[in-house]
The RNA shown here (FMN riboswitch aptamer (RFN element)) has 136 nucleotides.

RNA sequence: AAAAUUCUUCAGGGUUGGGUGCGAUUCCCUACUGGCGGUAAAGUCCGCGACCCGAGAGAAGGCAAGCAAUGCUUCUCGAGGCUGAUUCGGUGAAACUCCGGAACCAACAGUAAAGUCUGGAUGAAAGAAGGAAACG
Numbered sequence: 001a002a003a004a005u006u007c008u009u010c011a012g013g014g015u016u017g018g019g020u021g022c023g024a025u026u027c028c029c030u031a032c033u034g035g036c037g038g039u040a041a042a043g044u045c046c047g048c049g050a051c052c053c054g055a056g057a058g059a060a061g062g063c064a065a066g067c068a069a070u071g072c073u074u075c076u077c078g079a080g081g082c083u084g085a086u087u088c089g090g091u092g093a094a095a096c097u098c099c100g101g102a103a104c105c106a107a108c109a110g111u112a113a114a115g116u117c118u119g120g121a122u123g124a125a126a127g128a129a130g131g132a133a134a135c136g
Base pairs, nucleotide, nucleotide: 005132006131007130008129009128010127017029018028019027031116032115033106034105035048036047037046038045043104044103052081053080056077057076058075059074060073061072086102087101088100089099090098108119109118110117
C1' cells in the first nucleotide's frame, strides 16, 4: 500500500384543469413522475433491486407419563422462479443514452376499475458515501 473482514449514515418521484355519475385524484379528455450499476449522459439496451412464488436450512412454540423424530403454528435466512415498455431523423470516431419529432410502460391489497390516493412500509433493498482494523 492492497484485499478478506467489520461498523455507521444515506438510499423513489408524480392527478393540474375539466367531463360523466348517487358515488371515481380509479372511468374519459388533459396533466404529471422516472430506483441502482454498466455503457457517449438511458423509465424502454445489458445487468440488478423492490412486489409475488419458493426447493431447502435454522430458531422458537405447543400436544403426549418421560425422551421428541415426523407433522402443526410463528419468525428468520434462502438456491431458484416470476416480473413492463421505442422508434424515426440529425450530430459524431462512438449514442435504441445527446438534440429534434412521434410513441410506449409502470407489482400486490383496498376502494367506482389507481404508475400518481390509502396500506403492508418509521419495512426491505440494488447500491452510494464515510470510518475501523489484527496478522503477514

Of the family's consensus pairs, 100% are formed in the model.